Record summary
FMN riboswitch aptamer (RFN element) from Vibrio eleionomae, 147 nucleotides, folded computationally. Its mean pLDDT, the model's own confidence on a scale to 100, is 76.

[in-house]
RNA sequence: AUUUAUUCUCAGGGCGGGGUGCAAUUCCCCACCGGUGGUAUACCUUAUAGGUGAGCCCACGAGCGCUCAAUAGUGUUCUAUUGAGGUCAAGCAGAUCUGGUGAGAAGCCAGAGCCGACGGUUAUAGUCCGGAUGAGAGAGAAUGAUA
Numbered sequence: 001a002u003u004u005a006u007u008c009u010c011a012g013g014g015c016g017g018g019g020u021g022c023a024a025u026u027c028c029c030c031a032c033c034g035g036u037g038g039u040a041u042a043c044c045u046u047a048u049a050g051g052u053g054a055g056c057c058c059a060c061g062a063g064c065g066c067u068c069a070a071u072a073g074u075g076u077u078c079u080a081u082u083g084a085g086g087u088c089a090a091g092c093a094g095a096u097c098u099g100g101u102g103a104g105a106a107g108c109c110a111g112a113g114c115c116g117a118c119g120g121u122u123a124u125a126g127u128c129c130g131g132a133u134g135a136g137a138g139a140g141a142a143u144g145a146u147a
Stems, first nucleotide, its partner, number of pairs: 003145008016030004031127002033116002035060004042052004055114002063092002065088001066085008096112005118130003
């Protein structure tokens, strides 16, 4: 160094100003934010190597829904809670174009645009509160085994 097992640790950001109003971090104007892996015509360095580089290109995760089970309530149904299921990847379910450079742009440069679960709320929430001291894509480390 390869493969593999176990354990541990880590693993999401953002409302500042103004307006209206009885009331808004929820509406309107300006603002702010961008999980994980992959990809790379860019960049960095101690440079034949290493590192960084996409919210809207490909995929994944969380949430809601759906299905099943248990329990409780309840007149066959329905509701609530808990658990399981991704062989339910769609059901919600997201969003990018124009110009430039170039052999080539979905990723670079310039410009303009667009998107953001569920429940709550004196008024409609990506940014407040809540489930959540949760879960998790995955990242790192340690130890054992392997050739």